[in-house]
RNA sequence: AUAAUUCUUCGGGGUAUUGUGUAAUUCAUGACCGACGGUGAGCGGCGUUGUUUCCGCAAGUCCGUGAGCUCUGUUUAUGAGUUGACCCGGUGCGAUUCCGGGACCGACGGUAAAGUCCGGAUGAGAGAAGAAACAA
Numbered sequence: 001a002u003a004a005u006u007c008u009u010c011g012g013g014g015u016a017u018u019g020u021g022u023a024a025u026u027c028a029u030g031a032c033c034g035a036c037g038g039u040g041a042g043c044g045g046c047g048u049u050g051u052u053u054c055c056g057c058a059a060g061u062c063c064g065u066g067a068g069c070u071c072u073g074u075u076u077a078u079g080a081g082u083u084g085a086c087c088c089g090g091u092g093c094g095a096u097u098c099c100g101g102g103a104c105c106g107a108c109g110g111u112a113a114a115g116u117c118c119g120g121a122u123g124a125g126a127g128a129a130g131a132a133a134c135a136a
Base pairs, nucleotide, nucleotide: 005132006131007130008129009128010127015030018028019027031116032115033106034105035065036064037063038062042057043056044055045054046050060104061103068082069081070080071079086102087101088100089099090098108119109118110117
């Protein structure tokens, strides 16, 4: 100084037991679930002990992303908009992340009113892993 491509695979979980009713996994009572990237004073691991410069795990409600929905558009791509929820106490230099306690949230369509059933969806995707090539 230049180049940084192609392909493959993976990629979302959850209403127990009851009550009312002609009818409810939708109401009531309770039960269960938590995608992806970051941050994370912590915890664990060792054929390497790494100045926490190795590896792994660690937030549904902190910062973002995706999906969904609306608009634009050559109805392709892109773009724009919309899109939920956390407090208190403790420890501490430092915590909405640790410990304790108590709360709250969850697209659209269908249907006795849905985070959990059915449907779009054997879809899509944030992303993750691997292989080859290229360069050095």